[in-house]
RNA sequence: CAAACGAAAAAGCAAAACACCCGAAAGGUUGUGACGCAAAACUAAAGGGCCUAAAGAUAAUCUAAGGCAGCCAGUUUCCGAA
Numbered sequence: 001c002a003a004a005c006g007a008a009a010a011a012g013c014a015a016a017a018c019a020c021c022c023g024a025a026a027g028g029u030u031g032u033g034a035c036g037c038a039a040a041a042c043u044a045a046a047g048g049g050c051c052u053a054a055a056g057a058u059a060a061u062c063u064a065a066g067g068c069a070g071c072c073a074g075u076u077u078c079c080g081a082a
Stems, first nucleotide, its partner, number of pairs: 005080002012037002017032003021028002035070001041075003047072002049068003055063003
């Protein structure tokens, strides 16, 4: 110094499950909870990928401007051992 990297320390977040509510569903809010997380912070038509299919079109089935950021990715960021 903080590009790469990831020990320790100080903060922080919150998986599954359960309960209430919203939603057609995927999924989401709140509370309990804690699997884990340097980015588990932000970004969803404006990067890719994945999930759902109300409505529509239909022989099977197809379609997202509906969702997933704790799938990859982009942006921002605490600390300073090896």

About this RNA:
This is a predicted structure of an 82-nucleotide RNA (c-di-GMP-I riboswitch aptamer) from a Eubacteriaceae bacterium. The source organism's lineage runs through Bacteria, Bacillati, Bacillota, Eubacteriales and Eubacteriaceae. Model confidence (mean pLDDT): 84 of 100. It matches the Rfam family "c-di-GMP-I riboswitch aptamer". Rfam describes the family as follows. GEMM was predicted in a large-scale screen for bacterial structured RNA regulatory elements. The sequence was found by an Rfam model in a public genome assembly.